Molecule: small-subunit ribosomal RNA
Organism: uncultured Atribacterota bacterium
RNA sequence: AGAGUUUGAUUCUGGCUCAGGAUGAACGCUGGCGGCGUGCCUAACACAUGCAAGUCGAACGAGAAGCUGACUUCUGAUUCCUUCGGGAUGAUGAAGCCAGCGGAAAGUGGCGAACGGGUGAGUAACGCGUGGGUAAUCUACCCUGAAGUGGGGGAUAACCCUCCGAAAGGAGGGCUAAUACCGCAUAUGAUCUCCAGGAGGAAGUGCCUGGAGAUUAAAGGUGGCCUCUGUCUCAAGCUACCGCUUCAGGAUGAGCCUGCGUCCUAUUAGUUAGUUGGUAGGGUAAUGGCCUACCAAGACGACGAUGGGUAGCCGGUCUGAGAGGAUGUACGGCCACACUGGGACUGAGAUACGGCCCAGACUCCUACGGGAGGCAGCAGUGGGGAAUAUUGCGCAAUGGGGGAAACCCUGACGCAGCGACGCCGCGUGGAUGAUGAAGGCCUUCGGGUUGUAAAGUCCUGUUCUGGGGGAAGAAACCUUAAGGGUCCAAUAAACCCUUAAGCUGACGGUACCCCAGGAGAAAGCUCCGGCUAAUUAUGUGCCAGCAGCCGCGGUAAUACAUAAGGAGCAAGCGUUGUCCGGAAUUAUUGGGCGUAAAGAGCUCGUAGGCGGUCUUAAAAGUCAGGUGUUAAAUUAUCAGGCUCAACCUGAUAAAGUCAUCUGAAACUCUAAGACUUGAGGAUAGGAGAGGAAAGUGGAAUUCCCGGUGUAGCGGUGAAAUGCGUAGAUAUCGGGAGGAACACCAGUGGCGAAGGCGGCUUUCUGGCCUAUCUCUGACGCUGAGGAGCGAAAGCUAGGGGAGCAAACGGGAUUAGAUACCCCGGUAGUCCUAGCCGUAAACGAUGGAUACUAGGUGUGGGAGGUAUCGACCCCUUCUGUGCCGCAGCUAACGCAUUAAGUAUCCCGCCUGGGGAGUACGGUCGCAAGGCUGAAACUCAAAGGAAUUGACGGGGGCCCGCACAAGCGGUGGAGCAUGUGGUUUAAUUCGACGCAACGCGAAGAACCUUACCGGGGCUUGACAUCUUCCUGCCCCCCUGAGAAAUCAGGCCUUCUCCCUUACCGGAGACAGGAAGACAGGUGGUGCAUGGUUGUCGUCAGCUCGUGUCGUGAGAUGUUGGGUUAAGUCCCACAACGAGCGCAACCCUUGUGCUUAGUUGCUAACUUGUUUUACAAGUGCACUCUAAGCAGACUGCCGCAGAUGAUGCGGAGGAAGGUGGGGAUGACGUCAAAUCGUCAUGCCCCUUACGUCCCGGGCUACACACGUGCUACAAUGGUCUGUACAGAGGGUAGCAAAAGAGCGAUCUUGAGCCAAUCCCUAAAAACAGGCCCCAGUUCGGAUUGGAGGCUGCAACUCGCCUCCAUGAAGUCGGAAUCGCUAGUAAUCGCGGAUCAGCAUGCCGCGGUGAAUACGUUCCCGGGCCUUGUACACACCGCCCGUCACACCACGAAAGUUGGCGAUACCUGAAGUUGCUGGGCUAACCCCGCAAGGGGAGGCAGGUACCGAAGGUAUGGCUGGCGAUUGGGGUGAAGUCGUAACAAGGUAGCCG
Repeated sequence: AGAGUUUGAUUCUGGCUCAGGAUGAACGCUGGCGGCGUGCCUAACACAUGCAAGUCGAACGAGAAGCUGACUUCUGAUUCCUUCGGGAUGAUGAAGCCAGCGGAAAGUGGCGAACGGGUGAGUAACGCGUGGGUAAUCUACCCUGAAGUGGGGGAUAACCCUCCGAAAGGAGGGCUAAUACCGCAUAUGAUCUCCAGGAGGAAGUGCCUGGAGAUUAAAGGUGGCCUCUGUCUCAAGCUACCGCUUCAGGAUGAGCCUGCGUCCUAUUAGUUAGUUGGUAGGGUAAUGGCCUACCAAGACGACGAUGGGUAGCCGGUCUGAGAGGAUGUACGGCCACACUGGGACUGAGAUACGGCCCAGACUCCUACGGGAGGCAGCAGUGGGGAAUAUUGCGCAAUGGGGGAAACCCUGACGCAGCGACGCCGCGUGGAUGAUGAAGGCCUUCGGGUUGUAAAGUCCUGUUCUGGGGGAAGAAACCUUAAGGGUCCAAUAAACCCUUAAGCUGACGGUACCCCAGGAGAAAGCUCCGGCUAAUUAUGUGCCAGCAGCCGCGGUAAUACAUAAGGAGCAAGCGUUGUCCGGAAUUAUUGGGCGUAAAGAGCUCGUAGGCGGUCUUAAAAGUCAGGUGUUAAAUUAUCAGGCUCAACCUGAUAAAGUCAUCUGAAACUCUAAGACUUGAGGAUAGGAGAGGAAAGUGGAAUUCCCGGUGUAGCGGUGAAAUGCGUAGAUAUCGGGAGGAACACCAGUGGCGAAGGCGGCUUUCUGGCCUAUCUCUGACGCUGAGGAGCGAAAGCUAGGGGAGCAAACGGGAUUAGAUACCCCGGUAGUCCUAGCCGUAAACGAUGGAUACUAGGUGUGGGAGGUAUCGACCCCUUCUGUGCCGCAGCUAACGCAUUAAGUAUCCCGCCUGGGGAGUACGGUCGCAAGGCUGAAACUCAAAGGAAUUGACGGGGGCCCGCACAAGCGGUGGAGCAUGUGGUUUAAUUCGACGCAACGCGAAGAACCUUACCGGGGCUUGACAUCUUCCUGCCCCCCUGAGAAAUCAGGCCUUCUCCCUUACCGGAGACAGGAAGACAGGUGGUGCAUGGUUGUCGUCAGCUCGUGUCGUGAGAUGUUGGGUUAAGUCCCACAACGAGCGCAACCCUUGUGCUUAGUUGCUAACUUGUUUUACAAGUGCACUCUAAGCAGACUGCCGCAGAUGAUGCGGAGGAAGGUGGGGAUGACGUCAAAUCGUCAUGCCCCUUACGUCCCGGGCUACACACGUGCUACAAUGGUCUGUACAGAGGGUAGCAAAAGAGCGAUCUUGAGCCAAUCCCUAAAAACAGGCCCCAGUUCGGAUUGGAGGCUGCAACUCGCCUCCAUGAAGUCGGAAUCGCUAGUAAUCGCGGAUCAGCAUGCCGCGGUGAAUACGUUCCCGGGCCUUGUACACACCGCCCGUCACACCACGAAAGUUGGCGAUACCUGAAGUUGCUGGGCUAACCCCGCAAGGGGAGGCAGGUACCGAAGGUAUGGCUGGCGAUUGGGGUGAAGUCGUAACAAGGUAGCCG
């Protein structure tokens, strides 16, 4: 950075698609390790269980368990005494009680619980971001400073007792403490009131200073000590620390206000009553309609109010060159929320996630009376979903709460676990190793590739396994010791500093290190037609399947599937989703609007935007600099730390349309002043179908009346309907009525556009010129808005001649609801109103300025010249054409721009759906304006190019037509084909260009078909191994034959050897194996060959030039030719394949040669019109060479050319006649059955052999021929004249036999020698006499001949007999232009035989061509095209069928918010408070009473949820219905594209 895709190709426009990056991802296949991150995007769905907020005994009362001690009771070891009865001692154990230690649980109180953690439902908002303000505020704990901390009082929980309740809980009575609560004192200060003064400020209800008055605080705890005081050893004292109170300041945090920014929708345009403002009051920490009362009527909105939809915002993240676009997970800031809705309390702070009250839904417990609960904390469960983790360890670190501290708490946090979810790193080994192993795959069978890859050999040890060692993260706090300091009366205590030692690790025996072992345990995924790196084989056969786009697959698939190989990435790889990019495809950077999508039909004009020259001022925009801020993280740069990296850390940079200050003054804005060139006015002239109204004129059509006049008129391609003897048409005269205005008339005029055309008058708009007199920027554009606006249409009233939708009739046609004809109503006209659209077009918005010319034309002015006019020159303003630069994709535009620039408006963003639906609005209606989506396609389109085509045009040619001659089509037969039949009727060929074609010859063979009988290495070829010695000839048997079974016979060459034997080879047979064989398929896999357009004149190339390009030029044009033949011209110059010529033949002559040819002359002979022999080569002829014809010569025409016409000469004259010769290409033309050949198929058969049959069938249809239908003939007799061929498996003479076919015999001839061989028509004569015949010969009967193993199916010929159809052929159609047609015979190939066919040969021998209008085919130029498979093209609409999405619809069912009313919880506030009431006050000795204050209760306003009613908005479903889209082969027509057959299109 681009690429693919519209076309036959090109270029442009334009959409679709791809390559890149990213991801909180998911899915498929696969999976070794580690580090760092990250992990419910869905149901703000519901939650079992555990934990997540406590702490302080140095605030307070009380104090369980436990321990210790004393006492009492019991027990009673041991010891002593004993009279042996007992006594004393009393350990131990148990119980009770007391005291001390101890400190659990609960409670009062303090602080915390408003942090931390989660989520993104709501919110379009001062919510967030950014910058300000607070002179309108608060701030616990913390820090600094100042001043205090005096003296009292009354309760209450815990606890005890009683009671209620299932429980949760609660009630009553009694006791008690405080840093809990309440008075009083004091007042540095603070607050309030008043007075006086002051400073700065934009502004004060503010600040400072001084004075007077009023109001207002507090709490203690712990350690130590005896200096002071009291007492006589301690605390009531002192002291230190921690608290407490007041004030001031700071820090931190918070509240409020505000400028700017912050998504989509106008198919949401008006919204709003506490609404906007004021006054007063209330309320708050604080401003404020925040709330209340009163007053005023405002406030917001096109710069988008209000409504609807969607959404947490940002730092950032992703992408991008950037500008932008998208996004808001993790981390950080702010906000909001905590089951849903409402509410307050406490507090410094909440309207409070793990607090309270109420209502609702849900769940749980219940004794049915009542209660309990809220994971969007961490784990975890269910559910939802494509999808997202452990009911882990620890407070070791960091941070937080409490505490003086130790310490406690902390699912914050630190770690671990799970997941390739992401990023980063490492590994799966390294070196060597060619016989290029084996195997796989491919193969042209040679080989290639996998591939140094493997094996093998030598190494290494990252990871791994085992063993051993083993961190950093830890330093504080605290304790101990020592030293120093502060305070103090103090060497005490406390506090501070320094030093030393000690204590503390979840992770974790982890990171890391060492040793040993061993290549051992570790590679997949996707792709390979193009885009896009990488190809072959097999299978499949429009099937199965692939596909991001284009598109692959219908028998040779690099595109499906598999394999081999290859490419890419790699512990991942692909797919899917989403975002940006590419996309300049919304274009600010950076697009467009004549024809591709796109200029409003036109004008006026509001808001807005933009705006001439000069001067001054100011400084809003603009520019420069400073300051503040732009949190951190992120990003960038430079460094550092983990072995590197990811990651982490440090420093620096960067970051705003921000705020503020200072400065500059060119430009823009603003203010003031001036100017005239923009604009306008004035004066003098000018042209005009400009508009409106009134009047008026002639021509024509039609109708009416009258006259003349008679049979038709009219109409068409041709007709008919129609009119007319009741008198039309025609013609003359008179009249009526309506509409339109010939000539003039002109790419002439006017108008903004639509549009405007006889003439006159009135009213009226605009334009142009001249003067350069006036105003002094007054201008341009113009969203909304207003007006005008063809035709058609609508309403009402007139009018109505002609024309004419609808309609009727006649034609045409397959049909004809059309085109054509005859009629004909709305309408067309006028008046008044509506409609508001057109291909309303220059498909080109308006304004201004600039940028070569030339030439017309309309309207003016000036100049020169002239007697004057015209002409000419200059200039202004319109309107055309041509054309340069420039522009454009091209076409084209080009001073009337589509050029160069500026300003303003409108509009476009793929095609279809669709200018449709819904909604709104306008309209009487028709309908207009505004104007989507679902769905569907990969195109739709512009311009130009080459072809092809046209019921487009021009030119030209051809037996193409015409002019002629003869045929076919009718008959019979032959032959081929189709069809039918058949066991088979083998196969191929199908318009011309298949059909007497392959087939130049099917009785067997051929033969490929059918039936039957056989064979299986084979009928045929090559090779290998083994065995045998045959084979052939002959004979026998079976058989239809092939064949089978036998018999007879029996090898050859070489070497060795005495010989046989043996070995090798040849040949033959047998066995086995490779293989043979196939007229089996595919001519749409092919070669070769052929047909056809067409013997038509075309088809191309090189260089140059033109064009962005496809392409063009050359090759076109003017002539000419049979011809792209030649000449001339020309941005072309040349060349090639074709044409022509060269070749063969024929036509004339010459030379040479002379047998088998010839025989003129000569000689000889004979059977003497003649023949033979000789001589001869003159002639004919033969066969070799040469000559000749070239428009060469003359005349005319032509351009002096090419060439044409005529003429001369010549055997021949304008390529003399004929042949061979077939350009580039077209038809997937024909042929796999001539041959060759790829692939597929068969292999005891689809091969091969044999016999028989079939290809020869026969209701029929067609093609090509033969013979005829007769007298230009038939028949009989006679007489002539060819050419070209063939012949030894042959041609066969002569002679003989036969009526004949033919036979017998066989001379001659391998051929200019002999034979086939008679040519026939013709000519001469005779007969026939127009008839189904003396025409015609089919068919049939009989008898023969020939070929051949064999003529039955199925040959040919002869003779006799028979004697059919047919009397010249419908529609239609074929050949031929001169030695041709027509006609006559002859020969040959094939071939045993078989010819009406085919290929040749000669004989006789015409007619006609005016001409190119038409039919057919072809060539060149041009034109149109929506065709390119190319008109046998393309293509439209209804109907029928299937599917899809959408609209309408009686209704039905949800959601949302609004309004009115009802009911009204909790709760704040107000009022009340008769009931209750400790502290304070008063009275009282006291009891008690009263007051202040408070509470319960009541009540008022507000008030969530709920209810009723109304209408609104928005969804779902919906019988039926409407159009739309899509769908290989449905129906009907043929509307469009060519003049598309009626030019098309718009309304």